[in-house]
The RNA shown here (c-di-AMP riboswitch aptamer (ydaO/yuaA leader)) has 134 nucleotides and comes from a Micromonosporaceae bacterium. Of the family's consensus pairs, 92% are formed in the model. Taxonomically the source falls in Micromonosporaceae (Bacteria, Bacillati, Actinomycetota, Micromonosporales). Model confidence (mean pLDDT): 79 of 100.
RNA sequence: AUGAUGAUCACGCCGAGUCGCCCACGAGGGCGAACCGGGGACCCAGGCACCUGGGGUGAAUCCGCGACAGCGGUAGGGCGACUUCCAGGCCCGAACCCGUCAGCUAACCCGGUAGGCAGCUGAUGGAAGGAUGU
Repeated sequence: AUGAUGAUCACGCCGAGUCGCCCACGAGGGCGAACCGGGGACCCAGGCACCUGGGGUGAAUCCGCGACAGCGGUAGGGCGACUUCCAGGCCCGAACCCGUCAGCUAACCCGGUAGGCAGCUGAUGGAAGGAUGU
C1' cells in the first nucleotide's frame, strides 16, 4: 500500500417503538409527555338465510406456472444529513396475533414504545421552496 474477515463509537436507514422523572441501588418496579394501535353511540352503512366462520397489526395484496420446493409477475412500500417534485438505479412485496367476537363512531375504556441493518466523506442526479449560521 492492497485485499479479506470479525467487532464497533459518532453519523445514518426500516419501524409507532423516543424523551424525562421516581423507588430500588439491583435484577427490577412505577409515573408523565410524545408517538402508535385496539375497543366503543346517535346518524350513516347494513335485506334474510346457508356456507368454506370472522377479524386485527403491517407496504406485504392479487394473478399465472409447478407434485412439492419454488419460479415469473403485480397492488403497494423503502433507499444518506430539511421537505416536495422529476429522472434513473437498487431492494422489499413477509411474518405474527385475537379466538366464534368487533362496520363507522363523540364521550369513555384498554394496550405498545420492539426488533433488524449499516458504520469515518462513502451513500445517483436535477429543480423549486424553506430553515439555520456567518